Annotation: Predicted 3D model of a 99-nucleotide RNA (TPP riboswitch aptamer (THI element)) from Allomicrovenator marinus. RNAcentral holds the sequence, with entries from Rfam. Of the family's consensus pairs, 95% are formed in the model. Taxonomically the source falls in Allomicrovenator (Bacteria, Deltaproteobacteria, Bradymonadales, Allomicrovenatoraceae).
RNA sequence: UUUGUCCGCCAGGGGCAUCCUUCAUGGUGAAGGAUUGAGAAGCACCCUUGGAACCUGAUCCGGUUGAUACCGGCGUAGGAAGAGCGGAUAGAGAACGCA
Numbered sequence: 001u002u003u004g005u006c007c008g009c010c011a012g013g014g015g016c017a018u019c020c021u022u023c024a025u026g027g028u029g030a031a032g033g034a035u036u037g038a039g040a041a042g043c044a045c046c047c048u049u050g051g052a053a054c055c056u057g058a059u060c061c062g063g064u065u066g067a068u069a070c071c072g073g074c075g076u077a078g079g080a081a082g083a084g085c086g087g088a089u090a091g092a093g094a095a096c097g098c099a
Base pairs, nucleotide, nucleotide: 001092002091003090004089005088006087007086008085009084010082011048012047013046014045016042017035018034019033020032021031022030023029024028054079055078056077060073061072062071063070
């Protein structure tokens, strides 16, 4: 000087669904519960180019379910936000000094 891993801090990106019951009820809203998940509105969780966090395709296709991206495909598709700072640790290269 540089690379990887871990930790901390800061900055940024993202999603928050489905059904059941009760209350109110024109539409709809609120509360509780259940399912899946990292996360179902927490300054929590996840992700930041070695990017499947997340969006588009999508009122998609196959399967499942009480219902739902719930599972898989789509996906070597198209997009998508840090060349961040500090510390620890393990390597690599160069210069200088000593022998």